Two RNAs folded together computationally: RNase P RNA and transfer RNA, 480 nucleotides in total.
[in-house]
RNA sequence: GCGGACGGCCGGGCGACCGCGGCGCGAAAGUGUCGAGGAAAGUCCGGGCUCCAGGGAGAGAUGGCGGCGGGUAACGCCCGCCCGGGGCAACCCGAGGGAAAGCGCCACAGAGAGGAGACCGCCGCCCCGAUGCGCUGCCAUGGAUUCGUCCAUGGGAUUGCAUGGGACGGCAAGGGUGAAAGGGUGGGGUAAGAGCCCACCGCGCCGGCGGCAACGUCGGCGGCAUGGCAAGCCCCGCCAGGAGCAAGGCCAAAUAGGGAUCGCGCGGGGCCUGUCCCCAGGGUUUCUCCCGCCCGAGCGAUCCGGGUUGGCUGCUGGAAUCCGUCGGCAACGGCGGGUCUAGAGGAAUGGUCGUCGGCGGUUUUCUGCCGUCACAAGACCCGGCUUACAGGCCGUCCGCACGA
RNA sequence: GCCCCAGUAGCUCAGUCGGUAGAGCAACUGUUUCGUAAAUAGUAGGUCGGCGGUUCGAGUCCGUCCUGGGGCACCA
Numbered sequence: 001g002c003g004g005a006c007g008g009c010c011g012g013g014c015g016a017c018c019g020c021g022g023c024g025c026g027a028a029a030g031u032g033u034c035g036a037g038g039a040a041a042g043u044c045c046g047g048g049c050u051c052c053a054g055g056g057a058g059a060g061a062u063g064g065c066g067g068c069g070g071g072u073a074a075c076g077c078c079c080g081c082c083c084g085g086g087g088c089a090a091c092c093c094g095a096g097g098g099a100a101a102g103c104g105c106c107a108c109a110g111a112g113a114g115g116a117g118a119c120c121g122c123c124g125c126c127c128c129g130a131u132g133c134g135c136u137g138c139c140a141u142g143g144a145u146u147c148g149u150c151c152a153u154g155g156g157a158u159u160g161c162a163u164g165g166g167a168c169g170g171c172a173a174g175g176g177u178g179a180a181a182g183g184g185u186g187g188g189g190u191a192a193g194a195g196c197c198c199a200c201c202g203c204g205c206c207g208g209c210g211g212c213a214a215c216g217u218c219g220g221c222g223g224c225a226u227g228g229c230a231a232g233c234c235c236c237g238c239c240a241g242g243a244g245c246a247a248g249g250c251c252a253a254a255u256a257g258g259g260a261u262c263g264c265g266c267g268g269g270g271c272c273u274g275u276c277c278c279c280a281g282g283g284u285u286u287c288u289c290c291c292g293c294c295c296g297a298g299c300g301a302u303c304c305g306g307g308u309u310g311g312c313u314g315c316u317g318g319a320a321u322c323c324g325u326c327g328g329c330a331a332c333g334g335c336g337g338g339u340c341u342a343g344a345g346g347a348a349u350g351g352u353c354g355u356c357g358g359c360g361g362u363u364u365u366c367u368g369c370c371g372u373c374a375c376a377a378g379a380c381c382c383g384g385c386u387u388a389c390a391g392g393c394c395g396u397c398c399g400c401a402c403g404a
Numbered sequence: 405g406c407c408c409c410a411g412u413a414g415c416u417c418a419g420u421c422g423g424u425a426g427a428g429c430a431a432c433u434g435u436u437u438c439g440u441a442a443a444u445a446g447u448a449g450g451u452c453g454g455c456g457g458u459u460c461g462a463g464u465c466c467g468u469c470c471u472g473g474g475g476c477a478c479c480a
Base pairs, nucleotide, nucleotide: 001400002399003398004397005396006395007394008393009392010391012356013355014354015353016352017351018350020035021034022033023032024031025030037375041386042385044384045383046382047381048380049244050243051242052241054291055290056289057288058287062240063239064238065237066236067081068080069079070078071077082096083094084093085092086091097235098234102233103232104229105228106227119175120174121171122170123169124168126166127165128164130163131162132161133160134159136157138155139154140153141152142151143150144149183201184200185199186198187197188196202224203222204221205220206219207218208217209216210215248313249312250311251310258304259303260302261301262300263299264298267279268278269277270276271274281295282294283293284292306479307478308477320339321338322337323336324335325334326333327332357373358372359371360370361369362368405476406475407474408473409472410471411470414429415428416427417426423460431447432446433445434444435443453469454468455467456466457465
């Protein structure tokens, strides 16, 4: 210098004028002070707070979470580590328990999709018929002859090999189908093959060592049994009552405590006739069980109809934030000190001008001129996650090239 | 503000336990008619709201975002 990885921060500044909202002062006019965010957002998780639920239990249902350890009020968040994958590296990604508990699914293609299968293929044996080549005899013709035979051509037979077709059997190496074909590579072995045998790798089991653990590593054994899917049902472990500030509390005003539908009910027995006892039944948080309580003629739910559209409160200081120090690799925690200021009603934080800054346009350039300033905005409050975001700043680290 | 529901052809809706997405109406082209409608024969039309993930494979399962719709005040 180029390229890249990670973390943090800002996200227009200053001034003037005119406005808006809360609070304080003031009789009023006025005046003082404060006034959005990193996401205030989506409402996806977790809490605080409030009301509802009589107490307890879980063996049940429903929902969620899922490597291990830690942090935290809690979490599906964060930190550290492990394992797997990607990258030369810095570093990044992973809903990361269980498929030898059971059920289910695996379309099309393919011979076969789960204790599978044989289409092509490889091999053995048998049969059939033909072609080619070779071996060994025979016959015919011709030639040569030392009369023993030899050579050439043709015919036909035996037998071997190769090729073709068929039947039976062996095999799963190779081809082919598929997302996936019942461990992988190499060697031995075999008629051909195959964990059939061996070495290494993978997988499973057992043991030693290291680690809190996930797990790692070393040694031995097993010849492979155990395909994939659980963001299908399910199993294992852990967690969880329900509703939400339009929750809830206080005050005030007004009206018709009217109507419809539905659910469960109004039970039995005893005597000493009672405000009695016993047994049933019903209700009591979404289920079940136990205890307790309530019910005897109503209780409960839903809908329609009627009235009001008022005030106060909850309402903002809190698991807050900054600095220092201590503990911890870190998330975070302890201690000490400092800081604090939206909190209203369908709801305020805006506009203009000047100047500076960034970006874009125009211009050959400077100057000048013009335009523009990301995403978006509280509604009970916090901790997270996710999503949106013009432009800019800072720090740490990695790779390559060059120079000293 | 809080709590729910839905998104599939131009419109209204199906899609069972994941395996080539269908129906009715509408549209278009023929036939019929002097012409139109009706009738009849056929045809086309889909990133299943977007993106990402699980899976061999997603309308369907999971996450996230977008769009549209609905409900919730108090008193008696």
Rfam match: Bacterial RNase P class A. By type it is a ribozyme.